Description:
A computed fold for a 540-nucleotide part of an RNA from an uncultured prokaryote, annotated as small-subunit ribosomal RNA, 5' domain. The RNAcentral record of the full RNA draws on ENA. It matches the Rfam family "Bacterial small subunit ribosomal RNA".
Context: one part of a larger RNA
């Protein structure tokens, strides 16, 4: 000197961009952090709208109609493995680089061929029990894209090449012969379009196994190993493999450091330096682990699952003592620990995700505000003039020096900040209605898709930005001054700011203080850097 996720002390005006529990992976009140679909169903709890009844206080209440906007609970479907948080563990089942074969892959994207015809269930909901509660048990009814067979099977699977095996769902929209009818309207063959189902086989995305190089201190750790090394036979997986098992063989690591013990996610990258290197792994990005502590499996294209589900501990609530619930290393927030780190805001308006035809919900992800001078940048705290060298201050040799053009004055200007008005962008995007025109189609429905026009939609927001208005008006520390080091009591004389007197003190090193201290305090002056200045800590 350069840095910092700092922190301490004094001091403090505005903004902009970042940034903010490093320590207890310690314990957690509260409130939210994943739900969506009525275009999969059976319904209809709650609101509204309308019809009809009823009652009256004449504009309210109540009852009735799933038929209609909707829709609580329930089946069903995808989604809850993304996102988001920590970094305890892990020295190699990880990560970085290059490669490899035995492998899945839901949604997506093009492609092969199909979507026939049956069945019996649980919920819900209704009766009835039990519990204080969470909850649960019997009876009995019913859909459905839920669940099972029966037919098909080109490809597909298995095969001993003779054969075997094996799918599937249906909602929505338009026209509409025709039946049917309380004349509103109800099914509706069959033709059309969407959105899905089942099956093939590519593809792109994930992702799972493998090999090989690198990856930290100790040797005061020197041997280590028995499924350990290899082969068969068998299992087992989506997959190679002692992954597991039985048998047989007797290997397999290791001074180029095995095994052991310590530490510590690991890369892009950051910080230092001229480089080489040395240090370090916050912010963001990618990977890997973990979700109270061990442990385990269901489901499912994916989990051995943070806000799933079982066991076992530990710790906490509730209980009517019988039994029950809970897991902030989501986001705000509490306690605690600590030198030390923030609001129990706001909105989905934009970016992205889940679900839906879609309209739309949801979304502490994001966006955006709030708090901290915690950093980095940038801006202001006036400008010009002005000698009577002013008063005061400090020094003085008592003449005078100096503080000092500084301030009074005089003439100006108005950023920021205050008042007060107007005012972009973020929305070239979505949504809705109209028109047009293409594609589809028997069709001018409908559906998509392209263009035009209106019309709506902003959290941030009293935005950024602009003009007006007042008047210098609201805005300056902190450190240092013996040398290293910029800055003193000039300069002549023996000396003289002042207070202390080896005390109180000061210090980075040198070192200063014992009665004239330029080194302690303290007063003038001065030097540095400035909304920050110093100290402490830590790197290079």
């Nucleotide at each position: 000197g350069a840095u910092u996720g700092a922190a301490c002390g004094c001091u403090g005006g505005c903004g902009g961009c970042a940034u903010g529990c490093c320590u207890a992976a310690c314990a957690c009140a509260u409130g939210c952090a994943a739900g969506u679909c009525g275009a999969a169903c059976g319904g209809a709890a709650a609101c509204g709208a309308u019809g009809g009844g009823a009652g009256c206080u004449u504009g309210c209440u109540c009852c009735c109609a799933g038929g209609c906007g909707u829709c609580g609970a329930g089946u069903g479907g995808c989604g809850g493995a993304c996102g988001g948080g920590u970094g305890a563990g892990u020295a190699a089942u990880a990560c970085u680089u290059a490669g490899g074969a035995a492998u899945c892959u839901g949604c997506c994207c093009a492609u092969u061929a199909g979507u026939g015809g049956g069945g019996g269930a649980c919920a819900a909901c209704u009766c009835g029990g039990g519990g204080a509660a969470a909850c649960u048990c019997g009876a009995g009814c019913u859909a459905a894209u839920a669940c099972c067979g029966c037919a098909u099977a080109c490809g597909c699977c298995c095969u001993a090449c003779g054969g075997g095996g094996g799918a599937a769902a249906g909602c929505g929209g338009a026209g509409g012969a025709c039946c049917u009818u309380u004349c509103g309207g109800g099914g509706g063959a069959c033709c059309u379009c969407g959105c899905g189902c089942u099956u093939u086989a590519g593809g792109a995305u994930g992702a799972g196994c493998c090999u090989a190089c690198g990856u930290c201190c100790g040797a005061u750790u020197a041997g280590c190993u028995u499924g350990u090394u290899g082969g068969u036979g068998g299992g087992g997986u989506a997959a190679a493999a002692g992954c597991c098992u039985a048998c047989c063989a007797a290997g397999g690591c290791a001074a180029c450091g095995a095994u052991c013990g310590g530490u510590a996610g690991c890369u892009g990258g950051u910080c230092u330096g001229a480089g080489a290197g040395g240090a370090u792994g916050a912010u963001c990005a990618g990977c890997c682990a973990c979700a109270c502590u061990g442990g385990g499996a269901c489901u499912g294209a994916g989990a051995c699952a943070c806000g799933g589900c079982c066991c076992a501990g530990a710790c906490u609530c509730c209980u009517a003592c019988g039994g029950g619930a809970g897991g902030c290393a989501g986001c705000a927030g509490u306690g605690g620990g600590g030198a030390a780190u923030a609001u129990u805001g706001g909105a989905c308006a934009a970016u992205g995700g889940g679900g839906g035809c879609a309209a739309c919900c949801c979304u502490g992800a994001u966006c955006c505000a709030g708090c901290g001078a915690u950093g980095c940048c940038g801006c202001g705290u006036g400008u010009g003039u002005g000698a009577a060298g002013a008063a005061g201050g400090c020094c003085u040799g008592c003449g005078g020096g100096u503080u000092g053009u500084a301030a009074a004055g005089c003439a100006c200007u108005u950023u920021c900040a205050g008042u007060g008005a107007g005012g972009a962008g973020g929305a070239u995007g979505g949504c809705u209605u109209u028109g047009c025109g293409u594609a589809u189609u028997a069709a001018u429905a409908c559906u998509a898709c392209a263009c035009a026009a209106a019309g709506u939609u902003g959290a941030c927001g009293u935005u950024a930005c602009u003009c007006a208005c007042a008047g210098a008006a609201g805005a300056a520390g902190c450190a240092c001054c013996g040398g290293c080091u910029a800055a003193c009591u000039c300069c002549g004389u023996g000396c003289c700011c002042c207070g202390u007197g080896c005390c109180a003190g000061c210090a980075g090193c040198c070192g200063c203080g014992g009665u004239a201290a330029u080194a302690c305090g303290g007063a003038g002056g001065g030097u540095g850097c400035a909304a920050g200045c110093g100290u402490u800590a830590a790197u290079c």